[in-house]
Molecule: transfer RNA
Organism: Oscillospiraceae bacterium
RNA sequence: GGCGUCAUAGCCAAGUGGUAAGGCAGAAGUCUGCAAAACUUCCACUCCCCAGUUCAAAUCUGGGUGACGCCU
Numbered sequence: 001g002g003c004g005u006c007a008u009a010g011c012c013a014a015g016u017g018g019u020a021a022g023g024c025a026g027a028a029g030u031c032u033g034c035a036a037a038a039c040u041u042c043c044a045c046u047c048c049c050c051a052g053u054u055c056a057a058a059u060c061u062g063g064g065u066g067a068c069g070c071c072u
Stems, first nucleotide, its partner, number of pairs: 001071007010024003018055001026042005048064005
């Protein structure tokens, strides 16, 4: 230098145009003599950034940033 994949919560991770699942961690509560376990509730609406398409974008398009891999 060329090509490809990826970027979503503190961590992992689904979601492929129509209100962003789930698990771990954390917080509050119920229960308990105290705990643990169990159960209930809460926890991103600026999905890496900018712009575009669209009635509507995490999702499609262009540019940028970063990470990883392959080729030279």